A computed fold for a 345-nucleotide part of an RNA from an uncultured bacterium, annotated as small-subunit ribosomal RNA, central domain. It matches the Rfam family "Bacterial small subunit ribosomal RNA". Model confidence (mean pLDDT): 89 of 100. The RNAcentral record of the full RNA draws on ENA, Greengenes and SILVA.
[in-house]
Context: one part of a larger RNA
RNA sequence: UUGGGUUUAAAGGGAGCGCAGGCCGCCUUUUAGCGUGCCGUGAAAUGCCGUGGCUCAACCAUGGCACUGCGGCGCGAACUGGAGGGCUUGAGUGCGCGGAAGGCAGGCGGAACUCGUGGCGUAGCGGUGAAAUGCUUAGAUAUCACGAAGAACUCCGAUUGCGAAGGCAGCCUGCCGCAGCGCAACUGACGCUGAGGCUCGAAAGCGCGGGUAUCGAACAGGAUUAGAUACCCUGGUAGUCCGCGCGGUAAACGAUGGAUGCCCGCCGUGGGGGAGUUAUUUUCCGCGGCCAAGCGAAAGCGUUAAGCAUCCCACCUGGGGAGUACGCCGGCAACGGUGAAACUC
Numbered sequence: 001u002u003g004g005g006u007u008u009a010a011a012g013g014g015a016g017c018g019c020a021g022g023c024c025g026c027c028u029u030u031u032a033g034c035g036u037g038c039c040g041u042g043a044a045a046u047g048c049c050g051u052g053g054c055u056c057a058a059c060c061a062u063g064g065c066a067c068u069g070c071g072g073c074g075c076g077a078a079c080u081g082g083a084g085g086g087c088u089u090g091a092g093u094g095c096g097c098g099g100a101a102g103g104c105a106g107g108c109g110g111a112a113c114u115c116g117u118g119g120c121g122u123a124g125c126g127g128u129g130a131a132a133u134g135c136u137u138a139g140a141u142a143u144c145a146c147g148a149a150g151a152a153c154u155c156c157g158a159u160u161g162c163g164a165a166g167g168c169a170g171c172c173u174g175c176c177g178c179a180g181c182g183c184a185a186c187u188g189a190c191g192c193u194g195a196g197g198c199u200c201g202a203a204a205g206c207g208c209g210g211g212u213a214u215c216g217a218a219c220a221g222g223a224u225u226a227g228a229u230a231c232c233c234u235g236g237u238a239g240u241c242c243g244c245g246c247g248g249u250a251a252a253c254g255a256u257g258g259a260u261g262c263c264c265g266c267c268g269u270g271g272g273g274g275a276g277u278u279a280u281u282u283u284c285c286g287c288g289g290c291c292a293a294g295c296g297a298a299a300g301c302g303u304u305a306a307g308c309a310u311c312c313c314a315c316c317u318g319g320g321g322a323g324u325a326c327g328c329c330g331g332c333a334a335c336g337g338u339g340a341a342a343c344u345c
Stems, first nucleotide, its partner, number of pairs: 003317004007299002012313001014200004021193003025087004029082002032080002034076008047065007090190001091187003094183004099178001102176007109153001114148006124135002161168002205246006215239001219235004257312006265290011294301002318345003327338004
C1' cells in the first nucleotide's frame, strides 16, 4: 500500500488459450455525466466577519455572509458514458505465390559401436602421468566375410531456419498446424490484456508393459593419497530407447511480460515481391553486427530499446532464519504449489 521500481542491486509468472474484469479507432447523434449563468429552496441554534450589551472575556444580542447540498430553467467547445446509423486505417476472411530441423504417424537408408558364426593369424591386448584390476594359447587384440540387435543421424551446417515456450536436424510419404509476401474482392471495431480456470511444458524421477547396442548414477574391483566413501582406470544395475499414464520443476535466460503507436543512420544475412539488359536498385517480414539522439549507477541498451508514450497482467519493499515451519490444496511416491514468525545482524 502511497510512492518508487523489476537486464546485472529485491523484483517478469516457464509458455500459451481464455470466462469475468480493466482498457479501446474515425464520422454522425444524445433528454446522461461534466462546465457555466439565473431562479427556488437550503428552519432556528452553531460557524465566519462587522457592530453592540454585561467593567473585560467567556456568555449574550443584532446585521451580513456562509451553509460547498437539492430541484428547476437557459447555454455549452472538448472529454467520459448511452443508444442508433455510417466508415475503413485496427482485426479478420478470400484468392494467388513461394517458405521452413513446426507437430503426429508410417516406411526406408548408410556409417559406426557391441555381440554371434566362419576365415586368416600368433602372443599379447587394453589402459594410464606411471600402473594395476580386466581380456587372452579353451587362440584374444589386429584383419576379412556374413549375420543379429539397439540407439543416434557425420559432411551439408551457418551470428541459418521453424515453433508460444519447452524444444525441433538422415531420406521419403500421408495427415495436422504456421507465419510471410502479393492482390485489395469480402466482413465492418468483430480489438488489446487477462485475476481465477484450462492446456502445453527440458532433464532427472514414478507406475504398468516392452526393449537394451552404446553410455552409465548406485555398486564392485584397480590405482592415487596421510586418508580418497572422489577426480583416473576395468567392469556394471537402475536409467538412457518405445507405448500408455503420472509428475510440473530448471541459470524453463534475452536473467529483459504482452499489445499498439512514434523516433537519425550504416553494414551483413534468411524468405517473398517490384523495377532493370547482366551489374544494380527498391519494398515487406525475420535473424545478426555497429552507431545518432535519448536512456542508464555504470556495464551497456539503442526501430528486435533498457528511447518517447498509452493499456492490461505479474512481481519487489534490508541480510540471515527460509523457500524452512504450520495449515490448506495437489501427487502412487519423490515431492510440488501457497508460505510465515520468534530470534539475530